[in-house]
RNA sequence: GCCGACUUAGCUCAGUGGUAGAGCAGCUGUUUUGUAAACAGCAGGUCGUCGGUCCAAUCCCGACAGUCGGCU
Numbered sequence: 001g002c003c004g005a006c007u008u009a010g011c012u013c014a015g016u017g018g019u020a021g022a023g024c025a026g027c028u029g030u031u032u033u034g035u036a037a038a039c040a041g042c043a044g045g046u047c048g049u050c051g052g053u054c055c056a057a058u059c060c061c062g063a064c065a066g067u068c069g070g071c072u
Stems, first nucleotide, its partner, number of pairs: 001071007010024004018055001026042005048064005
């Protein structure tokens, strides 16, 4: 330099056009002499950035940024 994949909650990941979810972690409560575990609940997101298409975009298109891999 060229090609490809990926970017969503603190972490690991779902979600292929119609108001974004799970597990773990966190907080509160119940339980316990106490801790852990278990159970119930709560909170946490400008979906990498900027544009475009569309009535409507996490999703489709383009550019850029970052991470990873391959080729030279």
The RNA shown here (transfer RNA) has 72 nucleotides and comes from Candidatus Falkowbacteria bacterium CG1_02_37_21. Lineage of the source: Bacteria > Bacteria candidate phyla > Candidatus Falkowiibacteriota. It matches the Rfam family "tRNA". Rfam classes the family as a transfer RNA.